[in-house]
Molecule: SAM riboswitch aptamer (S box leader)
Organism: Fibrisoma limi BUZ 3
């Protein structure tokens, strides 16, 4: 890079560099942002997806415990909307509910 599975309304920040747009693309909203964002690097942290540990067993699936290892993450739900179904409806469509798609993110396999 492609492609398979799972997850995604929970949780968790402090200080240096740096210095201009930043929240993944597009369109809209709506936040952040010179009282320095995004972004990097230290430290601290939050969580447990894989290992490894304990259970279980033919072998899994599972269930648990802990944070040693490998990743992840630490404004706003994946910020929110967008397509399709249902339900609603003053029938214009709109805003709220559910559900699924399409996108994306992160694990783990795999190419």
């Nucleotide at each position: 890079u492609g492609c398979u599975u799972a997850u995604c309304c929970a949780g968790a920040a402090a200080g240096a560099c740096g210095g201009a747009g930043g929240g993944a693309a597009u369109g809209g909203a709506c936040c952040c942002a010179a009282c320095g964002a995004u972004g990097u690097c230290u430290u601290g942290g939050c969580a447990a997806c894989c290992g490894a540990c304990c259970g279980g067993c033919g072998a899994a699936a599972c269930g648990g415990a802990a944070a040693c290892g490998g990743u992840g993450c630490c404004a706003c739900g994946u910020u929110c909307c967008a397509c399709c179904c249902c339900a609603g409806u003053u029938c214009g469509c709109u805003g709220c509910g559910g559900g699924g798609a399409c996108a994306g993110a992160u694990a783990a396999g795999u190419u």